The prediction has a mean pLDDT of 80. The RNA shown here (transfer RNA) has 93 nucleotides and comes from Hydrogenobaculum sp. It matches the Rfam family "tRNA". Rfam links the family to the GO term triplet codon-amino acid adaptor activity.

[in-house]
RNA sequence: GGAUGGGUGGCCGAGUGGUCGAAGGCGCACCGCUGGAAACGGUGUGAAGGGUGAUGAGCUCUUCCGCGGGUUCGAAUCCCGCCCCAUCCGCCA
Repeated sequence: GGAUGGGUGGCCGAGUGGUCGAAGGCGCACCGCUGGAAACGGUGUGAAGGGUGAUGAGCUCUUCCGCGGGUUCGAAUCCCGCCCCAUCCGCCA
């Protein structure tokens, strides 16, 4: 350099153009259970910014799926460019 596959929350990982800021698992927080733990069960749990609130909690709005563009009424999903990772092939030494 070429080909193929991939990049999604703290981690892993699923994801027919609409039902998705996103299943499920791990982790974490709280609760239950227990004499107390573990195991198990339940609930919750991404980030940034704005509004409200009391500089808190809560509620609410916007944006975010490697980065930047495009198509579309609508994009994590389709298209283009770039970056990165894995495997294979090739080139130089």